[in-house]
This record gives sequence, C1' cells and structure tokens, in this order.
RNA sequence: CGAGCAAGCCAGACAGCCGCGCGUGCAGUGCCGAAAGGCCGCACUGUGAGGAAAGUCCGAGCUCCGUAGGGCAGGAUAGCGGGUAACGCCCGCCGAAGGCGACUUUAGGGAAAGUGCAACAGAGAUAUACCGCCGGCGUUUUACGUCGGUAAGGAUGGAAAGGCGAGGUAAGAGCUCACCGGCGCACAGGCGACUGUGCGGCCCUGCAAACCCUAUCCGGAGCAACACCGCAUAGAGGGAUAAACGCUUGCCCGGCGUGUCCCCGGGAAGGUGGCUUGAGCCGUGUGGCGACAUACGGCCCAGAUAGAUGGUUGUCUAAAACAGAACUCGGCUUACAGACUUACUCGCACC
RNA sequence: GUAUGCGUAGCUCAGUAGGAUAGAGCAACUGCCUCCUAAGCAGUAGGUCCCCAGUUCAAUUCUGGGCGCGUACA
Repeated sequence: CGAGCAAGCCAGACAGCCGCGCGUGCAGUGCCGAAAGGCCGCACUGUGAGGAAAGUCCGAGCUCCGUAGGGCAGGAUAGCGGGUAACGCCCGCCGAAGGCGACUUUAGGGAAAGUGCAACAGAGAUAUACCGCCGGCGUUUUACGUCGGUAAGGAUGGAAAGGCGAGGUAAGAGCUCACCGGCGCACAGGCGACUGUGCGGCCCUGCAAACCCUAUCCGGAGCAACACCGCAUAGAGGGAUAAACGCUUGCCCGGCGUGUCCCCGGGAAGGUGGCUUGAGCCGUGUGGCGACAUACGGCCCAGAUAGAUGGUUGUCUAAAACAGAACUCGGCUUACAGACUUACUCGCACC
Repeated sequence: GUAUGCGUAGCUCAGUAGGAUAGAGCAACUGCCUCCUAAGCAGUAGGUCCCCAGUUCAAUUCUGGGCGCGUACA
C1' cells in the first nucleotide's frame, strides 16, 4: 500500500430569530362545570424521542382474579461450566462444519424403551438372491433345467448390511490380519462437556423442526390492567344463599361474581390517579479471561390524552439513512445513508 | 396500545399426522347445438400454494424470520 476480519462509537454541529408540550414561580380570586375537576396570562441561565421508540418474539416488574393447592391435559427449553431479578438472552469452553489465516456458523439429549414413515425406482427398504460367481444332480456336457452356497462385482435408489488392501476359499464373507471409522470396557487428564492411550471382532440404516421417552421450567389476564372522586329513573358496602349463568385454565375438585332475601343508604356519562427515582445514568478504583459483580463520588434525563419535540437564516464542500415515546425495564429479531476509533490476519514492496 | 386469526387459479373455497401429475364451483377461451343469443353438451388454458431461510432423500404441509389483510377489547 492492497485485500480482509472482529469490536466499539456517533446518528449533523454551532450561533441568531419565531413557535409548541411539560415542570416551577407569580398574578386575577378571572373563565367553564351541578360536582369531581379543568382552562386562561406572564416569566425562567429548567427540560423535551431512538439505536432501533418498530415486530410484540422471549423474560420480568406492577395491578386484579386469587392464595396459584392437587390431578389429567397442554406449552417451552435441550453439549458443558458460569453470569443475571429472570430468560429461549449473554460470556467462556467442548464437539461438528467452513476458511491459507484473523475468524465465522451451529434447534448440538435419546433411534440398543415402544409405535410410525421411507413415495417412485429396484429382486429386496430393515430385510433380500434379479443379473452375475461357485458347487452338486439331471439331460442330446462350451448350453439348459433344478437344488444349494455366496453380499466380492453389476443394476435401482437419498440410503443396500462398516471402508480399503492383503491372506484365505469351490466361490465368497470380519472368516483372519494391518490401517481408518463407530461401539463397549479399563486407565490417565479435566469441575464438566470431552480428550488421549490400551484391550475386545462387538459392527448396530435414516427421520424425534413424526408420535414419543428423559430432565428442567411454566396459574390466568393485561395500564383499554386497576384504584379513587363523582347531578340521576337507584346499588358503592355488610350478612345469608338451592339451581342457573359468567370469571378463575382446556377439564375435574376448590374459589369468586351476577342473581334472590335482609340490613344500610344514592355512582351511567364525565374526571383524577396509575405516569415515571429506576434490577437508573456517568466517572474512577478493585475482583474476574469474559459476561458481570462491588466500593466511592457525582447526576435527575419527555410524560402527552386528539396527543408537544417544529420552522427559518448564516457558517462548516453537502445535511441528506432507517425511522417518532404512550405503564416500565432486560434481551432477541427486523430496517438503516454516512463518518470515526481500536485490535488482528493474509499478500506485495522497502529498511 | 393489547390480544388474536388468516394468506392456495380472475373470484369463492377444498386439500395434506410430508411422497412429486395441487383440485372443485363460478368466471374466461374454443367447438357443437340455434335463424341469433341465453341455457345445455364436449374440451382447453390459467398457480411464485404471500416472501426468505432452515430441517428432511423429499415441504403447499414442519420450524424460524419478514410482508400484507382482518377481528375483539374503552
């Protein structure tokens, strides 16, 4: 210099003017409404979208039903060790596959518990003799017929009885042997997945993103949850209760509500809360390979309810990507212009 | 916002515990019939099984992701 690989970071900047939401302060005791409650003016050196706010795919917080208790059914996950509030996420490692390499990918338990499927082709699809090879017998013995042996060769197929070579044999065959692959046992190393060595002819089809088996985990619904305040032809509340209906899980046991009776006294529309201080963010130190944990210091960073976060001028060469909060977090996935930083690999040249 | 369902011919729908030629009705086209049309009869064409990956010998079907459309809840 060229090609590549991995990780991180930003998501236009600065200044002027005009405007919008929220917050805080001040003011009229002003306006709307029956009330609950809301609105209006001015000021502010207060604050105002994202890495994905998206998909709603996982895991939680929070709220209610309830006490999640039992049984059946159902769902999810799947190498090993760790991290975490938790996870199907993340980190490290093992095995497998790809790359010269940096590195990347990996839904990776069990097929020797059982059931099922393997179309077409092919003789035979989990068990086989179609052709061929070999032997016996028969016949008009280079051939044919018949009985048997044989999985080395041919043909079919995605897959055909471990692979390949030698010995052996009538021909063959793990029948025997060397090497390779798998399986089992023993020893050694490792927390473990697993790896290495030795021994044993033990040689067993594939599919579980088919049913299933094993291990672990899972109550349901969701902020339109839910709670409170609130003119009415009435039902927030308390007690009792057979059937029916609804909810709680698809079902059963169990539970709650509606309903009916008694007591007591009024709760559609509407309004308020839930609504942002949180498993929070930033910096430094320490422990750890790492995910992460911990100590100290600092910070407060949208909260609307028809829904704000914008417009314009100038400079930077140009301002352009995907896209827009709606209860809140941790992840994953998907979309995405351009710029920057760091580590590493391969090739070429020079010192 | 939350939950949930669907996507197969021009339209409305089948189909499948995975097996190759994916079907039906209506519509379209051609021929017959008729003086002509309709109806009827005979035939023909028309498919990215929404898209992209994966599992498998094999995917419309199974699994994951994406896209589009619908429904319910104040």